[in-house]
Context: one part of a larger RNA
Molecule: large-subunit ribosomal RNA, domain VI
Organism: Parcubacteria group bacterium GW2011_GWC1_36_108
RNA sequence: CGUGAAUGUUUGAGGGAGCUCUUUCCUAGUACGAGAGGACCGGAAAGAACAAACCUCUGGUGUAUCGGCUGUUCCGCCAGGAGCACUGCCGAGUAGCUAUGUUUGGAAUAGAUAACCGCUGAAAGCAUCUAAGCGGGAAGCUAGUCCCAAGAUUAGACAUUAUGUGUAAUUUAUUACACUGAAAUCUCCUAGAAGAAUACUAGGUUGAUAGGCUUUAGAUGUAAGUCUCGCAAGGGAUUGAGUCAAGAAGUACUAAUAGAUUUA
Numbered sequence: 001c002g003u004g005a006a007u008g009u010u011u012g013a014g015g016g017a018g019c020u021c022u023u024u025c026c027u028a029g030u031a032c033g034a035g036a037g038g039a040c041c042g043g044a045a046a047g048a049a050c051a052a053a054c055c056u057c058u059g060g061u062g063u064a065u066c067g068g069c070u071g072u073u074c075c076g077c078c079a080g081g082a083g084c085a086c087u088g089c090c091g092a093g094u095a096g097c098u099a100u101g102u103u104u105g106g107a108a109u110a111g112a113u114a115a116c117c118g119c120u121g122a123a124a125g126c127a128u129c130u131a132a133g134c135g136g137g138a139a140g141c142u143a144g145u146c147c148c149a150a151g152a153u154u155a156g157a158c159a160u161u162a163u164g165u166g167u168a169a170u171u172u173a174u175u176a177c178a179c180u181g182a183a184a185u186c187u188c189c190u191a192g193a194a195g196a197a198u199a200c201u202a203g204g205u206u207g208a209u210a211g212g213c214u215u216u217a218g219a220u221g222u223a224a225g226u227c228u229c230g231c232a233a234g235g236g237a238u239u240g241a242g243u244c245a246a247g248a249a250g251u252a253c254u255a256a257u258a259g260a261u262u263u264a
Stems, first nucleotide, its partner, number of pairs: 001151001005161006014148004020048007032037001050105005058099004065092005070085006109143003116136004164179007183262005188204005209255003212251005218244003225238005
């Protein structure tokens, strides 16, 4: 820029990905073979590598989530804390991310074929798969599976909304201009399992988008204070306590203000 405008949902011309291999068992110690040995066909199971997705499990990480410990400075002292010391060191660990973890996949099937194997059959009274005609036949081809996809300019389909008014021009059913409507979009803002910027997605008070708050999952592991036992170091009770980042649900308390544009 085009597809008449807008929003949403799609069809699929076309393109891409994938296509792998091994072992064991049954058939069957059968066919075959003097024996040694040992099948085709058909059926079942397990696995390897590869690929994709995911985090329930097993683990990793988790730079300040919880606890412990040392030195030192400070909060007047005790107690309790804060700063620094590689995140000071150590033990655990939510969400997220992740593999060595989990799940799934290669197919079945159909059609047309290659080499090849055939049927009927002349030329050539025979023979011949071929000349006319008709079959079988591959991990390959075309479909089938998954992904992208209407700039597929043949620009598709469906649903919903609007397709109005005025002026002017004329080739008389169109063109040009202006206005407004249904509505939509953008800037901006709140954010995100989306992300370099952009884009995408969820929202913007007719609202759960983020924060806060409440409850809760989960993590850590019994807070401080007080009481009590012990000469004391310490122990016990209150107490599975206290604290807690990213998780879940609820809740308008805070912030999503305000404005612009497009369009028959």